[in-house]
């Protein structure tokens, strides 16, 4: 841990005063006795997100503060889930994905190195020059990164200074529903970081079931009444009992609370998420809180854990 027996718990259905208790006059009620069948999850957890239901100043603007952040779609809704694009990784199958802006603006960028952002900066090298200086960002050397890469032209030596070819931007065309993807044109060529602050775009009202809602005979305010009326017990009078009533609400007692965006199997529909038809199933509901104990077979050495108003993701275990 399985099974089986026996006792025992929760809650729910029938039965019972046939056993005992509280009240009461009695009926009879409340606790209770029998028996029935049923009683913990995939996570019941965390409290990450969505919604359902409460109440609360109906929650309309504003800050403030917090979220999401390629396209389509699916859902009640989402930070989810499906199917794509783009970027990264991988020989490939394919797997990830924290994917708006760095050309508003602020910081940041250690050591090192000249220089770490200014159309910037000259250490070595290269070129002019007698020298002083210039001029050069191609080599070199520093770095996690050095102002598009590479060749060739040009040139005193360089240099997108010119041209190809790549890369990135933008402008058009073209194809997609779109994210984009592709072609042709313009040297336009401005470094990283927004998981730094911020901008932009779009959503968010708050508290949560101890939420709330009902009854509430004690106790406390307040108001009527004088032994009548009214209440309770009764079919009715007589008796008997009790003073009524209101606000409010403690204690407590009920609701909320488990039938749900429910499951199973099916039939379509669609790449899928799903959606949809037909048919079956009832599956805890406590309020100090039940779901265990024994004992005996067996297998084996027996995980992660336990409702608490639900319900769907997501995450942990």
């Nucleotide at each position: 841990g399985a099974c089986a027996a026996u006792c025992g718990c929760g809650g729910g259905c029938a039965c019972c005063u046939u056993a005992g208790u509280a009240c009461g006059a009695a009926a009879g009620u409340g606790c209770g006795g029998u028996g029935c069948a049923u009683g913990a999850g995939g996570a019941a957890a965390g409290u990450c997100c969505g919604g359902g239901c409460u109440c609360c100043a109906u929650a309309g603007g504003a800050c403030a503060g917090g979220g999401u952040g390629c396209c389509g779609g699916g859902c009640a809704g989402u930070u989810c889930c499906c199917g794509g694009u783009g970027a990264a990784g991988g020989c490939a199958a394919c797997u990830u994905u924290a994917a708006g802006g760095a050309a508003a603006g602020u910081g940041c960028a250690a050591c090192a190195g000249a220089a770490a952002a200014g159309a910037a900066a000259a250490c070595c090298g290269c070129c002019c020059g007698a020298a002083a200086g210039g001029g050069u960002a191609a080599g070199g050397a520093u770095g996690a990164a050095a102002a598009g890469g590479c060749g060739a032209g040009g040139u005193a030596a360089g240099a997108g200074c010119u041209c190809a070819c790549c890369g990135g931007c933008g402008a058009u065309g073209u194809g997609g529903a779109g994210a984009c993807a592709u072609a042709u044109c313009g040297g336009c060529c401005u470094u990283g970081u927004a998981a730094a602050c911020c901008c932009c775009a779009u959503c968010c009202g708050g508290a949560g079931c101890a939420a709330c809602g009902u009854c509430g005979u004690g106790g406390u305010a307040g108001g009527c009444u004088a032994u009548a009326a009214c209440c309770g017990u009764g079919g009715u009078c007589c008796g008997c009992g009790g003073g009524c009533c209101u606000u409010a609400g403690g204690a407590g007692a009920c609701g909320g609370c488990u039938u749900g965006a429910a499951c199973g199997u099916u039939u379509u529909a669609g790449a899928g998420a799903u959606a949809u038809u037909a048919c079956g199933u009832c599956u805890a509901g406590a309020u100090a809180g039940a779901u265990g104990a024994u004992u005996g077979u067996c297998a084996u050495a027996u995980a992660c854990a336990g409702a608490a108003c639900c319900c769907g993701g997501c995450u942990u275990a």
Predicted 3D model of a 317-nucleotide RNA (Bacterial RNase P class A) from uncultured Saccharofermentans sp. It matches the Rfam family "Bacterial RNase P class A". It is annotated as a ribozyme. The RNAcentral record of the sequence draws on MGnify. Lineage of the source: Bacteria > Clostridia > Eubacteriales > Oscillospiraceae > Saccharofermentans.